[in-house]
Context: one part of a larger RNA
RNA sequence: ACCAGGGAGUGUGCUUGAGUGGCGAGGAUAAGAGUUUAUAGCUCGCAUCCAAAGCGAAAGCAAUUGUUCGCAAGCAAUGAGGAACAAGGUGUGAAAGCGCCUUAAGUCACUUGAACACUACCCGAAACCGGACGAUCUAAUCGUGGGCAAGGUGAAGCCGCUGUGAAAGGUGGUGGAGGCCUGAAGAGGUUCUGCGGGCACGCGUUCUUCUGACCUGUGAUUAGGGGUGAAAAGCCAAUCGAGUCCGGUGAUAGCUGGUUCCUACCGAAGUGGGCCGCAGUCCAGUCUGAGAUGAGAUUGCAAGAAUAGUAAAGCUACGGAUUUGAAAUUUCUGGGAAGCAAUUCCUUGGUUUCUUGUCCAACUCUGAAUAGUCUUGUAUCGUAGAAACUUGGAUACGCUGGCGGGCGGUAAGCGUCUGUCAGGAGAGGGGAACAACCCAGACUGUAGUUAAGGUCCCAAAAUACUGAUUAAGUGUGAAAGGGUGAAAGGUGUAUAAUACCUAAGACAGAUGGGAGGUAAGCUCAGAAGCAGCUAUCCUUUAAAGAAAGCGUAACAGCUCACCAUUCUAGGUCUUAUGCCCUGAAAAUGGACGGGUCUAAAUCAGUUACCGAUACUAUAGGCAACAGUAAUGUUUGCGGUAGGUAGGUGUUCUGCUUGGGUAGAAGUUUCCUCGUGAGAGGGAGUGGACCGAGUAGAAAUAAGAAUCCUGGU
Numbered sequence: 001a002c003c004a005g006g007g008a009g010u011g012u013g014c015u016u017g018a019g020u021g022g023c024g025a026g027g028a029u030a031a032g033a034g035u036u037u038a039u040a041g042c043u044c045g046c047a048u049c050c051a052a053a054g055c056g057a058a059a060g061c062a063a064u065u066g067u068u069c070g071c072a073a074g075c076a077a078u079g080a081g082g083a084a085c086a087a088g089g090u091g092u093g094a095a096a097g098c099g100c101c102u103u104a105a106g107u108c109a110c111u112u113g114a115a116c117a118c119u120a121c122c123c124g125a126a127a128c129c130g131g132a133c134g135a136u137c138u139a140a141u142c143g144u145g146g147g148c149a150a151g152g153u154g155a156a157g158c159c160g161c162u163g164u165g166a167a168a169g170g171u172g173g174u175g176g177a178g179g180c181c182u183g184a185a186g187a188g189g190u191u192c193u194g195c196g197g198g199c200a201c202g203c204g205u206u207c208u209u210c211u212g213a214c215c216u217g218u219g220a221u222u223a224g225g226g227g228u229g230a231a232a233a234g235c236c237a238a239u240c241g242a243g244u245c246c247g248g249u250g251a252u253a254g255c256u257g258g259u260u261c262c263u264a265c266c267g268a269a270g271u272g273g274g275c276c277g278c279a280g281u282c283c284a285g286u287c288u289g290a291g292a293u294g295a296g297a298u299u300g301c302a303a304g305a306a307u308a309g310u311a312a313a314g315c316u317a318c319g320g321a322u323u324u325g326a327a328a329u330u331u332c333u334g335g336g337a338a339g340c341a342a343u344u345c346c347u348u349g350g351u352u353u354c355u356u357g358u359c360c361a362a363c364u365c366u367g368a369a370u371a372g373u374c375u376u377g378u379a380u381c382g383u384a385g386a387a388a389c390u391u392g393g394a395u396a397c398g399c400u401g402g403c404g405g406g407c408g409g410u411a412a413g414c415g416u417c418u419g420u421c422a423g424g425a426g427a428g429g430g431g432a433a434c435a436a437c438c439c440a441g442a443c444u445g446u447a448g449u450u451a452a453g454g455u456c457c458c459a460a461a462a463u464a465c466u467g468a469u470u471a472a473g474u475g476u477g478a479a480a481g482g483g484u485g486a487a488a489g490g491u492g493u494a495u496a497a498u499a500c501c502u503a504a505g506a507c508a509g510a511u512g513g514g515a516g517g518u519a520a521g522c523u524c525a526g527a528a529g530c531a532g533c534u535a536u537c538c539u540u541u542a543a544a545g546a547a548a549g550c551g552u553a554a555c556a557g558c559u560c561a562c563c564a565u566u567c568u569a570g571g572u573c574u575u576a577u578g579c580c581c582u583g584a585a586a587a588u589g590g591a592c593g594g595g596u597c598u599a600a601a602u603c604a605g606u607u608a609c610c611g612a613u614a615c616u617a618u619a620g621g622c623a624a625c626a627g628u629a630a631u632g633u634u635u636g637c638g639g640u641a642g643g644u645a646g647g648u649g650u651u652c653u654g655c656u657u658g659g660g661u662a663g664a665a666g667u668u669u670c671c672u673c674g675u676g677a678g679a680g681g682g683a684g685u686g687g688a689c690c691g692a693g694u695a696g697a698a699a700u701a702a703g704a705a706u707c708c709u710g711g712u
Base pairs, nucleotide, nucleotide: 001712002711003710004709005708006707011118012117013116015114016113017112018111019110020109021108022107023106026050027049028048032044033043034042035041054061055060065086066085067084068083069082073078087102088101089100090099091098092097121258122257124255128248129247130246131245132244133243139222140221141220142219143218144217145216146215147214148212150182151181152180153178157174158173159172160171161170162169186209187208188207192204194203195202224240226236227235228234261647262646263645264644265643266642271284272283273282274281275280287393288392289391290390291389296381297380298379300378301377302376303375304374305373312366313364314363319360320359321358325354326353327352328351329350332349334347335346336345337344338343399423400422401421402420403419404418405417406416407415408414428439429438430437434481443620444619445618446617447616448615449614453610454609455608456595457594458593462607464606465605466604467603468602469601475597488582489581490580492579493578494577495576496575497574499572500571501570509566510565511564512563513562515539516538517537520534521533522532545560548559549558550557621637622636623635624633625632626631648701650698651697652696653695654694655693656692657691658690659689666685667684668683669682670681671680672679673678
């Protein structure tokens, strides 16, 4: 890993709903007794419980009639049930009033939904407590034993010599000390971060120690909040931040995992409030089943009405903040000057007025859109029974994305609020792939038609058509995402337009002219068109500036403006728009989905075709509703959590009724029927039991739980 077998909502009590049945103003017995076919039977047993009256703390007092409306029905009157208003009982109160109750249905049994108590659907802790068992491992200690090759070094002491007055000292020997050295056994376990990993730490290499706080045999002592510890929370039998075993014990787990057959109908929530509440739970909301009732419900669109203080805007309309200039004020403030002083003048501020420039969530003289409320109309749903109501059962209370509108944040696949749509719980087609983007809401077949999106090949359908643009492989992504492509530039190109020049010849080019008064005046060393200042006239002319640029020390010189000739037909300036270009840089090699494409790109238009579970047609099923039925319908049938309904299968029991050695169960294979769980049959095998109907009882359905046991 696979296979087989096992494996999870059970039982009792009490409460509360629903269904069925018995009896009914009553219903039921319990323990127990008797009887018996010994029992899931029958007969007693009336203690007790629930109901039949409530109110009040209590003493105590003590209730049902009337009117109106009105569903079904009915010609109508009427009208069970239903609704409303009165009325009644009692408590309180002076009263008014207010609270509770009253127009009689319960009770018992069985089945079943749920709540609670118990292990309470199953498996799962780490822990806590109690009593025992452990020091054959290991820690420390005690008793008694054992062990330590060889070599080196050479302390004290002693002896000799020397030395001295005597010593000290020196020197040569002897000697053999040491938690001394090298190193075997022994003990340890540093490095290679070596090799290995065989039922749990081994092996090699290198290394530490080896007469000592040394190593070791054996016997004993200390025990679990306790021991022992040269202290690492180390060790106390492969177990230690509190040993092990058994028990309390099925501890508890708001946490993880798992929880076994089918079909049909409906179908959520991740929100508000409370909680030592935030992984949970309670109430409400949302979903679902049943009931009773009987007429309205929803608010999309249009119009109208009133309301409001947001966005915006404004501030000479308030509060607050704030820029500039001017004036006034001297009862204000500081400083200075003049004066004996009064006082006067100047100045920094303050205040006021005018002017100028701004700002506000906690400013508003103003003030939308949208939203909300009401009215009317319209639309949709509803007597085939809506909405609201009563009652049983939940789930859920982690949400997420797009678009629109806000707030916070530099921002975020960020946080938060709101409306709507979607995902969640939604398949199908498109978007290369892609929960939430586009199309579209899947009962089951068959055929056709379309949507979004597409039609060169991969790959279904136009190498379609008309007119333009682009030359950058721009692009072939946009209907939102899937990175964006800015500011600033372009004499790239296209389109449109204004103004002006032009056959009396434009624009560009070429050829020629471009003069005189005069070197204008001033300044200056010089200043002659061209350092600077002032002025900028006149003449001759086809035209020519007291000069637009280069140049010189200053002149000179070269151009320009301007004019003529030549040439010939459009030209010049500006603005706007489309496409394109530059701007344009990222880390593995690389992405229009790819190939490729000059259209198979882009813009505008046209007609075909392809394309989905959409739509249509047709056949069938189920649900709901109508209908006695047949049958019908402008109906419905995606679905997680969850609610509800109806079925299938397994084992056993009672009753009824069957099959089987002329072959039961089981098993292999094939066929048929059923929406399905499943059912029936044929052929083999097998060799003795097995059904059906009905009523009941359950240790009743397996793929998952790091599930358990076994096998392979």
This is a predicted structure of a 712-nucleotide part of an RNA (large-subunit ribosomal RNA, domain II) from a Candidatus Woesearchaeota archaeon. The organism belongs to Candidatus Woesearchaeota, within Archaea. Its Rfam family is "Archaeal large subunit ribosomal RNA". Its family is annotated with structural constituent of ribosome and ribosome in the Gene Ontology.